[in-house]
Context: one part of a larger RNA
RNA sequence: GGUACACGGGGGAUGCCUUGGCUCUCAGAGGCGAUGAAGGACGUGAUAAGCUGCGAUAAGCCGCGGGGAUCAGCAAAUAUGAAUUGAUCCGCGGAUUUCCGAAUGGGGAAACCUAAUUAGUUGAAGACUAAUUGCAUAAAUGCGCGAACCUGCUGAACUGAAACAUCUAAGUAAGCAGAGGAAGAGAAAACAACAGUGAUUUCCUGAGUAGUGGCGAGCGAAAGGGAAGAAGCCCAAACCUACUAUGUUACGGCAUAGUAGGGGUUAUAGGACCACAACAUGAUAACUAAACAGAACCGGAACGGGGUGGGAAACCCGGCCAUAGAGCAUGAGAGCUGCGUACGGGUAAUGAAUAGCAGGAUAGUGGUAUCCUGAGUACCGCGAGGUCGGAGACGCCUUGUGGGAAUUUGCCGGCACCAUCCGGUAAGGCUAAAUACUCCUGAGAGACCGAUAGUGAACCAGUACCGUGAGGGAAAGGUGAAAAGAACCCCGAACAGGGGAGUGAAAUAGAACCUGAAACCGUGUACUUACAAGCGGUCGGAGCCCCGAUUUAUCGGGGUGACGGCGUGCCUUUUGCAUAAUGAGCCUACGAGUUACUCUUUCCUGGCAAGGUUAAGUGUUUAAGACACGGAUCCGAAGCGAAAGCGAGUCUGAAUAGGGCGUAUAGUCAGGGGAGGUAGACGCGAAACCUUGUGAUCUACCCAUGGACAGGUUGAAGGUGCCGUAACAGGUACUGGAGGACCGAACCGAUAAACGUUGAAAAGUUUCCGGAUGAUCUGUGGGUAGGGGUGAAAGGCUAAUCAAACUGGGAAAUAGCUCGUACUCCCCGAAAUGUUUUUAGGAACAGCCUGGCGGUUGAGUUAAUAAGAGGUAGAGCUACUAAUUGGGUGCGGGGGAGUCAAAUCCUACCAAAUCCAGAUAAACUCCGAAUGCUUAUUAAUAUACGCUGGAGUGAGGCUCUGGGUGCUAAGGUCCAGGGCCGAGAGGGAAAGAACCCAGACCAUCAGCUAAGGUCCCCAAAUUACCACUAAGUUGAACUAACGAGGUCCGAUUGCACAGACAGCUAGGAUGUUGGCUUGGAAGCAGCCAUUCAUUUAAAGAGUGCGUAACAGCUCACUAGUCGAGCGAUCGGGCAUGGAUAAUAAACGGGCAUCAAGCGGUAUACCGAAGCUAUGGAUUUGCAGCAAUGCAUCUGGUAGGGGAGCAUUCUAUUAACCGGAGAAGCAGGAAGAUAACUGACUGUGGAGGGAAUAGAAAAGCAAAUGUAGGCAUAAGUAACGAUAAGGCGGGAGAGAAACCCGCCCACCGAAAGACUAAGGUUUCCUGAUCAACGCUAAUCGGAUCAGGGUUAGUCGGGGCCUAAGGUGUAGCCGAAGGGCGAAGCCGAUGGACAACUGGUUAAUAUUCCAGUACUUUUUAUAACUGCGAUGCGGUGACGGAGUAGUGACACUGACGCGAACUGACGGAAUAGUUCGUUAAAGGCCGUAGGUAUAGGAGACGUAGGAAAAUCCGCGACUCUUGCUGAAAGCUGAUAGUACCAUAAACCUUCGGGGGAGUGGAUAGUUCAGGUAAUCAGACUUCCAAGAAAACCCGCUAAGCUUCAGGUUAUAAAAACCCGUACCGUAAACCGACACAGGUAGUCGAGGAGAGAAUCCUAAGGUGCUC
Repeated sequence: GGUACACGGGGGAUGCCUUGGCUCUCAGAGGCGAUGAAGGACGUGAUAAGCUGCGAUAAGCCGCGGGGAUCAGCAAAUAUGAAUUGAUCCGCGGAUUUCCGAAUGGGGAAACCUAAUUAGUUGAAGACUAAUUGCAUAAAUGCGCGAACCUGCUGAACUGAAACAUCUAAGUAAGCAGAGGAAGAGAAAACAACAGUGAUUUCCUGAGUAGUGGCGAGCGAAAGGGAAGAAGCCCAAACCUACUAUGUUACGGCAUAGUAGGGGUUAUAGGACCACAACAUGAUAACUAAACAGAACCGGAACGGGGUGGGAAACCCGGCCAUAGAGCAUGAGAGCUGCGUACGGGUAAUGAAUAGCAGGAUAGUGGUAUCCUGAGUACCGCGAGGUCGGAGACGCCUUGUGGGAAUUUGCCGGCACCAUCCGGUAAGGCUAAAUACUCCUGAGAGACCGAUAGUGAACCAGUACCGUGAGGGAAAGGUGAAAAGAACCCCGAACAGGGGAGUGAAAUAGAACCUGAAACCGUGUACUUACAAGCGGUCGGAGCCCCGAUUUAUCGGGGUGACGGCGUGCCUUUUGCAUAAUGAGCCUACGAGUUACUCUUUCCUGGCAAGGUUAAGUGUUUAAGACACGGAUCCGAAGCGAAAGCGAGUCUGAAUAGGGCGUAUAGUCAGGGGAGGUAGACGCGAAACCUUGUGAUCUACCCAUGGACAGGUUGAAGGUGCCGUAACAGGUACUGGAGGACCGAACCGAUAAACGUUGAAAAGUUUCCGGAUGAUCUGUGGGUAGGGGUGAAAGGCUAAUCAAACUGGGAAAUAGCUCGUACUCCCCGAAAUGUUUUUAGGAACAGCCUGGCGGUUGAGUUAAUAAGAGGUAGAGCUACUAAUUGGGUGCGGGGGAGUCAAAUCCUACCAAAUCCAGAUAAACUCCGAAUGCUUAUUAAUAUACGCUGGAGUGAGGCUCUGGGUGCUAAGGUCCAGGGCCGAGAGGGAAAGAACCCAGACCAUCAGCUAAGGUCCCCAAAUUACCACUAAGUUGAACUAACGAGGUCCGAUUGCACAGACAGCUAGGAUGUUGGCUUGGAAGCAGCCAUUCAUUUAAAGAGUGCGUAACAGCUCACUAGUCGAGCGAUCGGGCAUGGAUAAUAAACGGGCAUCAAGCGGUAUACCGAAGCUAUGGAUUUGCAGCAAUGCAUCUGGUAGGGGAGCAUUCUAUUAACCGGAGAAGCAGGAAGAUAACUGACUGUGGAGGGAAUAGAAAAGCAAAUGUAGGCAUAAGUAACGAUAAGGCGGGAGAGAAACCCGCCCACCGAAAGACUAAGGUUUCCUGAUCAACGCUAAUCGGAUCAGGGUUAGUCGGGGCCUAAGGUGUAGCCGAAGGGCGAAGCCGAUGGACAACUGGUUAAUAUUCCAGUACUUUUUAUAACUGCGAUGCGGUGACGGAGUAGUGACACUGACGCGAACUGACGGAAUAGUUCGUUAAAGGCCGUAGGUAUAGGAGACGUAGGAAAAUCCGCGACUCUUGCUGAAAGCUGAUAGUACCAUAAACCUUCGGGGGAGUGGAUAGUUCAGGUAAUCAGACUUCCAAGAAAACCCGCUAAGCUUCAGGUUAUAAAAACCCGUACCGUAAACCGACACAGGUAGUCGAGGAGAGAAUCCUAAGGUGCUC
């Protein structure tokens, strides 16, 4: 370490439970709001953070009713109170009801700021109290909010059509407007069809019909019938009257218009008008009344005992009630214990209905001359929309546009149009019910859920948290009957935790609390493991340990498992996966073929049957529901035809023919199963499209207003002087200070490299680098918005997102694609082919599979026999077609000769035809098989076929054979035939889908074989015999051309005892140096040749070497010697070279050589899930009534069929089991073919299930599944700037980090100080250390408690305006809304009054002290033309540059004060250190600036929208003002150093220490250079550089004894908000105590040009291992 068991931890599954949900039913209600809503903010309690309640009368106040003993909510605590004089509590009505919000006085960043008027408090001002003050409208009233339903306006896209455009989705989603409890519609200018109906709406049916439709996908009525519910009316007009106005008039009137009243309302026309008649009838607002309903509430039957138990309601015994046996609770199952229930009672607010009362309205007959009966209307043209109707033959309805009637003898409609006929009476209006919906209230229900379920939410949830925002959006239930919630003791630093004790039935129910599974982590015991290699199992099995039994040394069981055999997970996808192809870390829970429909089809079961059946609805009934009625409708009973039509027939046709379709009957309704259709339709998954919104706090550009840029360098134009020119020009010196100029910090950027890459950082760090007065950088406030913006342009940026942002919705878009798809057993069992396809990885039909049914002249398959058709293999070609080699012959042609020509001749030229020999063919055939196919007969077998339900498959692969293609390449590709794999296990081939053998129902420690094997691994022959191989060839992948005297065998042929072959000895000669050629050529450069001849045993006019040529050596050839076989050629077997790939890696290994190699022959054996044997199970067939028997079958993916197991709920069911112990959990004997069942034991502590049926949220290993828990890596990486710590002391349980001290180190244009934004208590003090802090912590920006922010002058408001926003009038637009003079809001700008010192733990320009200033009011005094929202002035502005002035601080110098220093000794005229300081304000008015300037006076004046004495303009006179630092005086008795005294505290007792108090000793010196200031200065340049208020002046109206103004003095008044703390950062923005980012101000010393850089001061820090 492993296995097993036991005991724990961890975790929170399971079981049980339910406070909460979900879906409905029946009633109610269907709104709330300017009398201030919905919704909030802030308050409110004795203590009070949250929820609830309430509102300054604040967990409440008042009245009435109920009720009757406790009460002060959740909420337990303490304190203090209330209540029988009736509290708390419940119901009804009232009072109060801060602020925001329609929000409404104005404004605004919601819950805040700030007004006016009237009244009041105070003498005034100021402050306070109460009421009023919005917009629209003539007014009544309206505004805003609210879930769905409703009406209207606007109106998509995805999608479907397998693409897409008409079409569809769909008038849907969404936006907008508006209304009501319902809305809308509605009393025929309607339907219909020669018969009729009689407003509208809703349901059933008609009907998926008529229609429509790229006649595709789809869309889809109406009439009629049956029901629900029923309800009808009013104006305009004619006519009459009155009034008003206007006109006219003969002044009597008349006419016109308007208003009001009467009248009147329709189609067999009606009304006015004329004539006549009547006063009835029935219905309905408001008011009143008793009764009824109606809140809290009241009454409401009947039980005891016993044992068990912690507890009784269970059990046993004995009773009782019931108009009540619904339900819940009570210490376990309760009719009789409690609350309740049935039933009965009770009234306030209020309600509807009834009755009474009373007001107004409604109705007749006849006549018909005249009048009236809805006008930019009907209708028509053009263009659209609606309807079932998509422009169609297209009516009807609506209307954008252009025309444009009639008047009852009229007009419209009846699906183009016309006629007849019929129906109706438009162009005005109202109208209940039946219908739709449910934010809400009450009462209930569920074969709905039960904490990963059910709402997102059972719990303080639309919360925490995320996001700028729109918006998104969790997790989280259970002690016990009762807190009886653990007194006391011990360990411990401990209020941590634990151990005892105690409570309790139980504490392993102890608050992290019911049960308490698994992963995971441990402890103990038994066995096992340190020479041993892999899917971890299985089969065999030694040893050891334990238990039981007895027949006592055996048996049975359990644990472990040395050693051995065999053995490459699961899923998916594939031709094929151990694959190194996909998916899964592990466990637990959840997780996918469902549901609806009068849809279609089929099967089964049942009812009825030539019939079957009801739908909506209605009635009865206590609920669910059931029953009855309801015959509308539908299907069937008759078909054929395009139809008219005819009909057991009909159509076609001339036909009586033929043929097609029918006829010889079975249906229909319901329940259930399979499948299809329409719906999201098995689950999860896009990229996208459309629609409404949200975003410019990032970033792009723009607008307004502010800010920043150390220092150094260069030296343009211009200017001045001089020279120069006729004058210019030009030159030179100086001056000057330009520049998208130069160098270089801050600042902005980002060139190169490295680092970083689970970072310090979701873009940085370090070093180097670019720009750095400009097209520069930057703050604040604004603008532009998604097919849009912005873009010096990169498709860049638009909130870490961009070739079209983000959020919600359409929406479950669609996905011919991928993945996943859950219990068992049994039977059968494919396909990867054909045709077609915008089709090729999809689909349709066919093929192949399966379930059911069917019938028959057995139709299928195999074999044998017989008979056939055929043109393949082969073969052949003088048999065709085509092609073809050699030779013979040579028609014809070419060439040559022939004197030109011709004849003729020649030709190693071409060549037809023909002959001889050879010979090719998929698209040649004179021929021609095998096999296959067809038919027949016979035999064997048991298929085959048809109809019908359900499929899957339509990627195939290898091997052999025959072919095409390719290279007679491919593990290539395409066909055909066979086999196998696919979907097939077993044996062999080392291992291997396919090769060889062989088809697995189960069991057996039986036998025989196949392929293949028999030395060992490894079962079986070291078997027998005959050969071969020497290469480890070989021993199962493949290897050539070519080479080789390897070796064995065979065949043919030659030489050889007359002596072969090889070796050795010797010869190898002569003509001749053959001839020619040649400089030479003599056997041997070359050429020629009858390469001849002679001598010989033999010897070439020469086989090689060699020479310049010879020479020389040698060969052929010959003799001798030797003494037996020697050569050549061809064929075969085995071997050999050829032979190169990276570890020894190509016999499976060891190894093997007369074999364990190779060839042949023979025998024996081994060898599989094959066959056999024995036993058992199943399928199918046959027989049988059955039991059973016989035969047969049982590999299996996709797929079809059959039979079951388990889970949850329901019924039978108040019956059964259960505290003497249910479910769940842990183990588990035993049983079954499997899913599974399960005695018993422990835990557990209240429910449970058998049987038979029914209904399903009904079974998980996988979906990069969802959620939670737990592992692994791993005690590993890391602990976030490498500026650095060390020592001593302190308190403390504990100190590297806390506090104190000393030393060291770091920053010092910051790592110091102040402030804006932002944060929002982080500030200070005390206490604490669980968590947070990357470690520890006594510490902290952590936790708990308490405390802390003080303003007339600082900042903001009560003042102003910019960009921009808003917005009155006004303009525009389907709506929402968009613009927009004026006005208002809006700082980043303008205006505007305080300084020094002291003080707190924490605040200070705020408190205190002192000294100032501003505004206003009142009073007093003096003087007086005051007066504005009008006019004028002023306010009032750019860049760059230069010079001067000049503080504080700093440096230096001198003086002064104090302290200190000098080894020894002396001195102070020596030295060191520190200090030597001082505001606002007031007074003063200097330097400087200004000169085309400022001021004063009087005059004229046509401009300043009126006026003006002001301004402007014109001209005149006089004057020197105006502005203005610094300095000076004052403020100034202050304060620092210093001196004196001295509390606390510490102490080594020497002293240290110094809060507080008091004192007042020292310069108001000089120099340096600088900032602000002066200054809105000056110079210069071109790009020409806010507005308004404040302030000053002027007048208008008006007022002028007032009011008002100016000046002075005194007194008084002076509001709201911010103010703590951080603020280059540990407190802001970056998820963090994050190496990043963040505007402005001050910013010292030495060196230095400098804010560079280095070192330091003040101050801060050592970066939390």
The part of an RNA shown here (large-subunit ribosomal RNA, half A) has 1665 nucleotides and comes from a soil metagenome. The RNAcentral record of the full RNA draws on SILVA. It matches the Rfam family "Bacterial large subunit ribosomal RNA".